[in-house]
RNA sequence: AGAUUACAGGGCGAUGAGGCUCGCCUUCAACCGCCUCUGCUUCUUUGGCAAAGGCUGAUAGCUUCUACCAAGUC
Repeated sequence: AGAUUACAGGGCGAUGAGGCUCGCCUUCAACCGCCUCUGCUUCUUUGGCAAAGGCUGAUAGCUUCUACCAAGUC
């Protein structure tokens, strides 16, 4: 100095933060939602990609807080 393994650590899981749990990735990585329509690709369909329009959710899961939304009361 390099490689491998184990532990620990770090990062990530469609909108913020804390705690717990789970999963994934090891930096050319994990991750980057859904529906409709159009175009491209494909022998055709399916599939994939892109554009346009529309929609849901602050969680990967549980829970707390905050933000937003709906209803009711004062």
The RNA shown here (Fluoride riboswitch aptamer (crcB RNA motif)) has 74 nucleotides and comes from a Candidatus Bathyarchaeota archaeon. Taxonomically the source falls in Candidatus Bathyarchaeota (Archaea, Thermoproteati). Its Rfam family is "Fluoride riboswitch aptamer (crcB RNA motif)". Its family is annotated with response to fluoride and positive regulation of gene expression in the Gene Ontology. The prediction has a mean pLDDT of 75.